[in-house]
Context: one part of a larger RNA
RNA sequence: GGCGUCUGGUGGAUGCCUUGGGGCAAAGUGCCGAUGAAGGACGCGAAUAGCGGCGAUACGCCCGGGGGAGCGGCAACGACGCUACGAUCCCGGGGUUUCCGAAUGGGGUAACCCGGCCGCCGUAAAGGGCGGUCACCGCACGGUGAACACAUAGCCGUGCGGGGGGCACCCGGGGAACUGAAACAUCUCAGUACCCGGAGGAAAAGAAAGCAACAGCGAUUCCCCUAGUAGUGGCGAGCGAACGGGGAACAGCCUAAACCGCGUCGGCAUGCCGGCGCGGGGUCGUGGGGCCAGCACCAAGAUGCAUUAGUCUGGAGUUCCGAAGCGGCCUGGAACGGCUCACCAUAGGGGGUGAGAGUCCCGUAGGGGUUCUGGACGAUGCGUCUGCUGGUACCCGAGUACCGCGGGGCACGGGAAACCUUGCGGGAAUCUGGGAGGACCACCUCCUAAGGCUAAAUACACUUUGCCACCGAUAGCGCAGCAGUACCGUGAGGGAAAGGUGAAAAGUCCCCCGGGAGGGGAGUGAAAUAGAACCUGAAACCAGAUCGCCU
Numbered sequence: 001g002g003c004g005u006c007u008g009g010u011g012g013a014u015g016c017c018u019u020g021g022g023g024c025a026a027a028g029u030g031c032c033g034a035u036g037a038a039g040g041a042c043g044c045g046a047a048u049a050g051c052g053g054c055g056a057u058a059c060g061c062c063c064g065g066g067g068g069a070g071c072g073g074c075a076a077c078g079a080c081g082c083u084a085c086g087a088u089c090c091c092g093g094g095g096u097u098u099c100c101g102a103a104u105g106g107g108g109u110a111a112c113c114c115g116g117c118c119g120c121c122g123u124a125a126a127g128g129g130c131g132g133u134c135a136c137c138g139c140a141c142g143g144u145g146a147a148c149a150c151a152u153a154g155c156c157g158u159g160c161g162g163g164g165g166g167c168a169c170c171c172g173g174g175g176a177a178c179u180g181a182a183a184c185a186u187c188u189c190a191g192u193a194c195c196c197g198g199a200g201g202a203a204a205a206g207a208a209a210g211c212a213a214c215a216g217c218g219a220u221u222c223c224c225c226u227a228g229u230a231g232u233g234g235c236g237a238g239c240g241a242a243c244g245g246g247g248a249a250c251a252g253c254c255u256a257a258a259c260c261g262c263g264u265c266g267g268c269a270u271g272c273c274g275g276c277g278c279g280g281g282g283u284c285g286u287g288g289g290g291c292c293a294g295c296a297c298c299a300a301g302a303u304g305c306a307u308u309a310g311u312c313u314g315g316a317g318u319u320c321c322g323a324a325g326c327g328g329c330c331u332g333g334a335a336c337g338g339c340u341c342a343c344c345a346u347a348g349g350g351g352g353u354g355a356g357a358g359u360c361c362c363g364u365a366g367g368g369g370u371u372c373u374g375g376a377c378g379a380u381g382c383g384u385c386u387g388c389u390g391g392u393a394c395c396c397g398a399g400u401a402c403c404g405c406g407g408g409g410c411a412c413g414g415g416a417a418a419c420c421u422u423g424c425g426g427g428a429a430u431c432u433g434g435g436a437g438g439a440c441c442a443c444c445u446c447c448u449a450a451g452g453c454u455a456a457a458u459a460c461a462c463u464u465u466g467c468c469a470c471c472g473a474u475a476g477c478g479c480a481g482c483a484g485u486a487c488c489g490u491g492a493g494g495g496a497a498a499g500g501u502g503a504a505a506a507g508u509c510c511c512c513c514g515g516g517a518g519g520g521g522a523g524u525g526a527a528a529u530a531g532a533a534c535c536u537g538a539a540a541c542c543a544g545a546u547c548g549c550c551u
Base pairs, nucleotide, nucleotide: 001550002549003548004547005545006544007543008542009541015535016500017499020471021470022468023467024466025465026464027463028462029461030460031165032164039100040099041098042055043054044053050074051073052059061094062093063092064091065090066089070082071081072080105114106113107112115134116133117132118131119130120129121128136162137161138160139159140158141157142156143155144154169200170198171197172196173195174194180187184234210217211216221248222247223246224245225244231239232238252453253452254451255397259280260279261278262277263276264275265274266273267272268271285431287396288395289394290392291391292390293389294388295387300386301385302384303383304382305381306380307379308378310377311376312375313374314373315372316371317370318369319368320367321366325341327340328339329338330337342359343358344348350362351361352360402426403425404424405423406422407421408420409419412438433448434447435446436445437444487494488493507534510521511520512519513518
């Protein structure tokens, strides 16, 4: 010097643990905002840096209810206080709620600066303070009122509404490329990502101008099947239905027009016509309605909204009660373990307690109180809806249907290409009318477009509860710890690391070395090589050894 062994150091793997995550199911809840939101800034504590809470009434104020001995959050200690005149705490309601932020009196580099008007305070008067109010846009009504006579525009006022935010979910307007096709152009990715607008607790869709097929069905939505079928497709890659069947949930309505009336405006041939508004009427496919004539009928049924000192029955929050061993012996620091003897059970889910507890604690099963808030029935009030026969031929949603051209959507790429939609052109009819049944025609069948509304079943998020051949700190959310933090970036944005003493702080009084850090004793503890750089403590790496072997 090397190799090894042993003892330590360093280091933080491994094991064990879990406060945190991931997921599924069920139930419940679901918008907030000019009455100023979401989100923030700055403050508020005797002392207060942070988090949480609160707002100049500032760790809180008032009322109702619960509860019953302690309390002044996380968060210890001391100080000072509060509380049976019922605090703290929990639930419900109210009050206060600086400044910024849509931010809205004006400005602005957010949390700041500067104003007008009214009232009050202050001053001799000002400067100043406090409270209220003053943005813009749309709609309605009223007033005023140009060019230009009436009128209109404009202007002014009043009232109502809007504005901004929201993880996902929803509807609409726009809309890629990488990629796949083993290249690539049609095609695909995909109407996806992304941008914009809008709405709601859901949204959308929705009461047949629908399907079907000689039998029939009867709004929409969602699930399972039909079926990777029929099709479509550089017939490549791929895309991909429907009918029908089974389920979930079920709910149907209102208008336009004909006709009648009222008001208003206009035209004039001065009692008619037209426009607009309002009321009645009317709403359909065995076609319906209007009008005329006749019959029946003012009752019954159905249904909507509002109110409930009635009856019944839920939900949510909160809170209380809630059985049975302080059994014996053994081990141990500790019994919840072992042995043994008992007991409860509508409770042997779970968690905690010094190891593994039905009977120790919190609970659990099961009950009760209270607050808030629903539902059903009944009652009351106010509405809405529901006829027959004959005649007549007045109405039944127009730049629409339909046709052509160019696109888009339909599983369907122009195809035999219907259907839906529409930029351009042409352009009807009112039931003897129209549309559809996958070119088109006939027959047959189905349905009534060109106005509108509509719960539930569905989607998503959150909360609660339960569960998991989910993770267990390089895992599981990026975050188990004060994380969207530290830090990086001009910015959009990117984005960590970091858990564990012990049953209990009993967190080492005291002595010694040292300036301290740190250590040696002593003490606590079952254990201190559990001493806070704290469970276990692997390896690399470092050191020591009076140890072994080799040189």
This is a predicted structure of a 551-nucleotide part of an RNA (large-subunit ribosomal RNA, domain I) from an Armatimonadota bacterium. The prediction has a mean pLDDT of 84. Taxonomically the source falls in Armatimonadota (Bacteria, Bacillati). Rfam family: Bacterial large subunit ribosomal RNA. Its family is annotated with ribosome and structural constituent of ribosome in the Gene Ontology.